Predicted 3D model of a 71-nucleotide RNA (transfer RNA) from a bacterium. Its Rfam family is "tRNA". The family's RNA type in Rfam is transfer RNA.

RNA sequence: GCGGUCAUAGUAUAGUGGUAGUACAGCUGCCUUCCAAGCAGCGGGUGGGAGUUCGAUCCUCCCUGACCGCA
Numbered sequence: 001g002c003g004g005u006c007a008u009a010g011u012a013u014a015g016u017g018g019u020a021g022u023a024c025a026g027c028u029g030c031c032u033u034c035c036a037a038g039c040a041g042c043g044g045g046u047g048g049g050a051g052u053u054c055g056a057u058c059c060u061c062c063c064u065g066a067c068c069g070c071a
Stems, first nucleotide, its partner, number of pairs: 001070007010024004018054001026042005047063005
């Protein structure tokens, strides 16, 4: 330099053109003499920009970053 894959919550990881789940973590409550465990609930997220579309996390392009391969 060229090609490819990926980017979703604090961490890990699904998902689909129609308002995004799960687990752990955090917070609150219940339980307990107290703590832990357990149970119930709550908050928190689609890397940035542009385009297509009635509607984009999803499709297209560019940028950024990570990884893999080739040279």